A computed fold for an 85-nucleotide RNA from a Desulfobacteraceae bacterium, annotated as c-di-GMP-I riboswitch aptamer.
Taxonomically the source falls in Desulfobacteraceae (Bacteria, Pseudomonadati, Thermodesulfobacteriota, Desulfobacteria).
It was read from a public genome assembly, where an Rfam model found it.
[in-house]
RNA sequence: GGCGCGAAAAGGCAAUCCCACCGAAAGGCGGGGGCGCAAAACCACGGAUCUACAGCCGCAAGGCCAUGACAGCCGGGUUACCGUU
Numbered sequence: 001g002g003c004g005c006g007a008a009a010a011g012g013c014a015a016u017c018c019c020a021c022c023g024a025a026a027g028g029c030g031g032g033g034g035c036g037c038a039a040a041a042c043c044a045c046g047g048a049u050c051u052a053c054a055g056c057c058g059c060a061a062g063g064c065c066a067u068g069a070c071a072g073c074c075g076g077g078u079u080a081c082c083g084u085u
Stems, first nucleotide, its partner, number of pairs: 005083002012037002017032003021028002035072001041078003045075003049069002055064003
């Protein structure tokens, strides 16, 4: 230094929820707050899931639909602290 592993130490991130803003929505951003996380760091490449403004179908109720979302759903890619073994 690399791979594996995850005890300890130093730290890190931040679920549900609340407030404010953006968005048609899903959801995002900021503050509060901690469920948890050894990649819960980053990436939308594949799958799953969510939403449906617009568009299409329908007498209607509604249905279909991603170019939208989601990395704390899974897989994949990239990067990374510490070192008992």